[in-house]
RNA sequence: CUCUUAUGACGAAAGGCUGAGGGAACAGGCCCGCUGACGCCUUAGCAACCGGUCUCAUCACAACGAGACGCUGGUGCUCCAUCCUGCCCCCGGUUCGAGCAACCGGCCGAGGGAAAGAUAAGAG
Numbered sequence: 001c002u003c004u005u006a007u008g009a010c011g012a013a014a015g016g017c018u019g020a021g022g023g024a025a026c027a028g029g030c031c032c033g034c035u036g037a038c039g040c041c042u043u044a045g046c047a048a049c050c051g052g053u054c055u056c057a058u059c060a061c062a063a064c065g066a067g068a069c070g071c072u073g074g075u076g077c078u079c080c081a082u083c084c085u086g087c088c089c090c091c092g093g094u095u096c097g098a099g100c101a102a103c104c105g106g107c108c109g110a111g112g113g114a115a116a117g118a119u120a121a122g123a124g
Stems, first nucleotide, its partner, number of pairs: 001124007013043005021032003026086004044078003048075003051071001052069005082116001087113003091109004096105002
């Protein structure tokens, strides 16, 4: 760097250094930030994956499964839902447009899916 699988509306802070932007890209919004954000370090915490221990299940062997425990460890995370939306499907509303009406378009809102991104594990 690429691929595969899984997960994201739960959870979790202080101090020190630095000094202007930050929230992945683009766009439209909305938030955070000199009352010091972002980033780095220290300590603490959370508990998603790997690892560890225990219980259950299975048991000829192998592979595979469920639960519990923060537990020496490996990562990760500790403002706002991946901050919201954009693409597709579908539903509802509408004093707007068009029309006789139905339908359609616009606008507003809800739900689901995809794409992209993030994290973990495995493989190349």
SAM riboswitch aptamer (S box leader) from a Bacteroidota bacterium, 124 nucleotides, folded computationally. Its mean pLDDT, the model's own confidence on a scale to 100, is 79. Taxonomically the source falls in Bacteroidota (Bacteria, Pseudomonadati). Its Rfam family is "SAM riboswitch aptamer (S box leader)". From the family's description: The SAM riboswitch is found upstream of a number of genes which code for proteins involved in methionine or cysteine biosynthesis in Gram-positive bacteria.